[in-house]
A computed fold for a 59-nucleotide RNA from Vicugna pacos, annotated as transfer RNA. The coordinates come from a structure-prediction model, not an experiment, and the mean pLDDT is 83. Rfam family: tRNA. About the family: Transfer RNA (tRNA) molecules are approximately 80 nucleotides in length.

RNA sequence: AUAGCUCAGUGGUAAAGCAUGUGCUUCAUGAGCACAAGGUCCUGGGUUCAAUCCCCAGU
Numbered sequence: 001a002u003a004g005c006u007c008a009g010u011g012g013u014a015a016a017g018c019a020u021g022u023g024c025u026u027c028a029u030g031a032g033c034a035c036a037a038g039g040u041c042c043u044g045g046g047u048u049c050a051a052u053c054c055c056c057a058g059u
Base pairs, nucleotide, nucleotide: 001059004018005017006016012049020036021035022034023033024032042058043057044056045055046054
């Protein structure tokens, strides 16, 4: 080592910004505003009632 990108996070169903989609606005685009979608949290084991989090190994 976590969303397409940049990244936060804590032993109890993972957050934000950008990007994307839709709507409003505009002659139109962009910008702005609102909403939505998007995650096997690198892989394999172990500990635990429960692991993204702790331990071991690997890349």